[in-house]
Context: one part of a larger RNA
RNA sequence: CGUUGAAUUUUGAGGGGAUUCUUCUCUAGUACGAGAGGACCGAGAAGGACGAAUCUCUAGUGUACCAGUUGUGUCACCAGAUGCAUUGCUGGGUAGCUACGUUCGGUGCGGAUAAGCGCUGAAAGCAUAUAAGCGCGAAGCCGUCCCUAAGAUUAGAAUUCGUUAUACGAUCCCUGGGAGACUACCAGGUUGAUAGGCUCUAUGUGUAAUUGCAGUAAUGCAGUUAGCAGAGGAGUACUAAUAGAUCAAUAG
Numbered sequence: 001c002g003u004u005g006a007a008u009u010u011u012g013a014g015g016g017g018a019u020u021c022u023u024c025u026c027u028a029g030u031a032c033g034a035g036a037g038g039a040c041c042g043a044g045a046a047g048g049a050c051g052a053a054u055c056u057c058u059a060g061u062g063u064a065c066c067a068g069u070u071g072u073g074u075c076a077c078c079a080g081a082u083g084c085a086u087u088g089c090u091g092g093g094u095a096g097c098u099a100c101g102u103u104c105g106g107u108g109c110g111g112a113u114a115a116g117c118g119c120u121g122a123a124a125g126c127a128u129a130u131a132a133g134c135g136c137g138a139a140g141c142c143g144u145c146c147c148u149a150a151g152a153u154u155a156g157a158a159u160u161c162g163u164u165a166u167a168c169g170a171u172c173c174c175u176g177g178g179a180g181a182c183u184a185c186c187a188g189g190u191u192g193a194u195a196g197g198c199u200c201u202a203u204g205u206g207u208a209a210u211u212g213c214a215g216u217a218a219u220g221c222a223g224u225u226a227g228c229a230g231a232g233g234a235g236u237a238c239u240a241a242u243a244g245a246u247c248a249a250u251a252g
Stems, first nucleotide, its partner, number of pairs: 001151001005161006014148004020048007032037001050105005058099004065092005070085006108144004116136004169247004173189005194240003197236005203229003211222004
């Protein structure tokens, strides 16, 4: 830009992906074989690699969370904090992200076939799977499965809304994230829980400061499973999503 207004839901021409491998058990030490050995067919179980999703568990990370601790500087000093030293170092760790974790997948069936195996059957009174005709037959081919897909210019379909005023709808702008380089997408914009704040809570760390008591003191004990806390979950309009503007049909 087109698809002859908009929103929502779709059909599927076409395209892509996957369609994998092994071991064990039973059948059965059966058929077969002198023995040694040792099946087809069929049924079941486990696993490898690969792929997708996911974070309940396990584990890693987690430089805006908690604690311990060394050196040094600062807050006048004690105590308590804080800066720097790879995040100073060390021990843990929420969300998120992840695999080493978890769950799931490739099953089966149908169609047309290859090699091959056949039926009927002449040319050629026989024979012959072939010349007419009809079957079976593979991890392969085409479907069934998953994803995508109407620029499929053959531009599809359904439902709803709207039509002479600026409607239906959308955007700008703003708050954001299950999204994300930007854009897009998605959730919202006061008829509001979209983000922040606050409260509660899950969870993490591990018992704060101050005070009291014991001890000469280091230190310990009590109040205290305290105190503090990022991204988790709820609730709550306190703050910010104000106000407003624009686009947009019927003309061919």
Model confidence (mean pLDDT): 86 of 100. This is a predicted structure of a 252-nucleotide part of an RNA (large-subunit ribosomal RNA, domain VI) from a Candidatus Parcubacteria bacterium. Lineage of the source: Bacteria > Bacteria candidate phyla > Candidatus Parcubacteria.